[in-house]
Predicted 3D model of an 87-nucleotide RNA (c-di-GMP-I riboswitch aptamer) from Synergistaceae bacterium UBA4066. Its mean pLDDT, the model's own confidence on a scale to 100, is 84.
């Protein structure tokens, strides 16, 4: 220093449900919980999934469809930065 990750030590993160708020929604954010996670830290850059107030098209209505755009990084790959250091 690579490259690994084992019942190691330290630290770290927090599914789910339940609550409180924001949001049209998917989903964010506090709180409570720990299911797991070695990047379960960052980036939507690539496929992927979900949303669908606006808009347009379809409808007699109800409600349908497709999209600007919008989530998700705890779905996979890429990028980036990073703690142990043989247990």
């Nucleotide at each position: 220093a690579a490259a690994a990750g084992u019942u190691a030590a330290a630290g770290g993160c927090a599914a789910a449900a339940c609550c409180g708020u924001c949001g049209a929604g998917a989903g964010g954010c506090a709180g409570c919980g720990a299911c797991c996670c070695a990047a379960a830290g960052c980036c939507a850059c690539g496929g992927g999934u979900c949303c669908c107030a606006g808009a347009c098209c379809c409808g007699g209505a109800a409600g349908g469809g497709u999209u600007a755009g919008g989530a998700c990084a705890g779905c996979c790959g890429g990028g980036u930065u990073g703690c142990c250091c043989u247990a």